A computed fold for a 74-nucleotide RNA from a Deltaproteobacteria bacterium, annotated as transfer RNA. The coordinates come from a structure-prediction model, not an experiment, and the mean pLDDT is 83. Rfam family: tRNA. Rfam classes the family as a transfer RNA. The sequence was found in a public genome assembly.

């Protein structure tokens, strides 16, 4: 360079054929329990869905260029 995939909450990933609230585990932060921690168990924050730009009534979802990863191939 080329052809495929991935880019979503810190980390690790879901989101099915666009449809109005973006989710889960683990982290963290308060709390229950407990002499006390651990653990369980409830509560909270916490997101420009990689950028920009169409299409649409609506866009994480489609289309179009770039960036950054990964794997092959050269």
């Nucleotide at each position: 360079g080329g052809u495929g995939g991935g880019g979503u909450a810190g980390c690790u990933c879901a989101g099915c054929u666009g449809g109005u609230u973006a989710g889960a585990g683990c982290g963290a932060g308060g709390g229950u329990c407990u002499c006390a921690u651990a653990a369980a168990c409830c509560c909270u924050a916490g997101g420009c869905c990689g950028c920009c730009g169409g299409u649409u009534c609506a866009a994480g979802u489609c289309c179009g260029g770039c960036c950054c990863u990964c794997a092959c191939c050269a």